[in-house]
Context: one part of a larger RNA
Molecule: small-subunit ribosomal RNA, central domain
Organism: metagenome
RNA sequence: UUGGGCCUAAAGCAUCCGUAGCUGGUUGUAUAAGUUUUUGGUGAAAUCUGGCAGCUUAACUGUCAGGCGUGCCGAAAAUACUGUACAACUCGAGACCGGGAGGAGUUAGGGGUAUUCCAGAGGGAGCGGUAAAAUGUGGUAAUCUCUGGAGGACCGCCGGUGGCGAAGGCGCCUAACUAGAACGGGUCUGACAGUCAGGGAUGAAAGCUAGGGUAGCGAGCCGGAUUAGAUACCCGGGUAGUCCUAGCCGUAAACGCUGUCUGCUUGGUGCUGCACCUUCUUGUGAAUGUGCAGUGCCGAAGUGAAAACGUUAAGCAGACCGCCUGGGAAGUACGGUCGCAAGGCUGAAACUU
Numbered sequence: 001u002u003g004g005g006c007c008u009a010a011a012g013c014a015u016c017c018g019u020a021g022c023u024g025g026u027u028g029u030a031u032a033a034g035u036u037u038u039u040g041g042u043g044a045a046a047u048c049u050g051g052c053a054g055c056u057u058a059a060c061u062g063u064c065a066g067g068c069g070u071g072c073c074g075a076a077a078a079u080a081c082u083g084u085a086c087a088a089c090u091c092g093a094g095a096c097c098g099g100g101a102g103g104a105g106u107u108a109g110g111g112g113u114a115u116u117c118c119a120g121a122g123g124g125a126g127c128g129g130u131a132a133a134a135u136g137u138g139g140u141a142a143u144c145u146c147u148g149g150a151g152g153a154c155c156g157c158c159g160g161u162g163g164c165g166a167a168g169g170c171g172c173c174u175a176a177c178u179a180g181a182a183c184g185g186g187u188c189u190g191a192c193a194g195u196c197a198g199g200g201a202u203g204a205a206a207g208c209u210a211g212g213g214u215a216g217c218g219a220g221c222c223g224g225a226u227u228a229g230a231u232a233c234c235c236g237g238g239u240a241g242u243c244c245u246a247g248c249c250g251u252a253a254a255c256g257c258u259g260u261c262u263g264c265u266u267g268g269u270g271c272u273g274c275a276c277c278u279u280c281u282u283g284u285g286a287a288u289g290u291g292c293a294g295u296g297c298c299g300a301a302g303u304g305a306a307a308a309c310g311u312u313a314a315g316c317a318g319a320c321c322g323c324c325u326g327g328g329a330a331g332u333a334c335g336g337u338c339g340c341a342a343g344g345c346u347g348a349a350a351c352u353u
Stems, first nucleotide, its partner, number of pairs: 004324003008306001012321001014202004021195003025089007033082002035078008048066007092192001093189003096185003104178007111155002116150007126137002163170002207248006216242002221237004259320006267298010278287003302309002326353003335346004
């Protein structure tokens, strides 16, 4: 519990696709379902209002008239709007064509530096580590220098409030395959659209199952320090894991703490992509200006409790969905469902304040 809200007070589902539903551009004709007008029937009694009457009065009761009954059923009419049917349109949406941009995805091949380890050569006493140390490591030759090799992970500079992607996310090079967006053309379809309960797909890290792999890093663990203690911070080791393949999990401060779509509302200034004009140049070039799209900053009006937001709105409106209703108990219990498990989703109450 509403004529209220959801960036920060409670509240936008992690993201997208999409079924039912809800909503829907322009024009004409028909229809008359919704809608509107008129009218008929029905709409119990009591209650309510007014008059009169009866109990000595009143309350109360009776009677007459009215009102209420906001509705339902039928008839006639109207046709602006909504619906339905038909026909048509092109601005929404989609298709097509063109040349560009991109760490978008998948698979395969190739490369690079560094760390570690191994072998050889040089060298000969410390190295390593810290605030200081110690554990550790070293004449079985370490650290250090050079050469060669093995193996795994990663991808410096470029690199940028720069790009791409629905989000998660994506960064060495090459190729193949796949997808999307922007710009320009205005050739085609002709409202085919928006949102979306259920549903489906995707979804970082950690974790799980099976098999591989393991250089570095490194939960848990073992040592050394510090300390009153030190189950930590610092140091030496180091297992799972981190990596790959196949499957599961389905959660995050999954954040812009801001759902998606559409229209409208002064501007300024950067960057990215495409197109056009002009100038310089000729190169797949540079600069100015303009248009569209994206991405930042500052700000009119306006909004806002303020901080702030401000054409990328949190302004002004519309459509649809999700969610909120004091704190704690509690994202717990119970039940259901999913999962191998961990646990996820759904989700209370008593009591307390």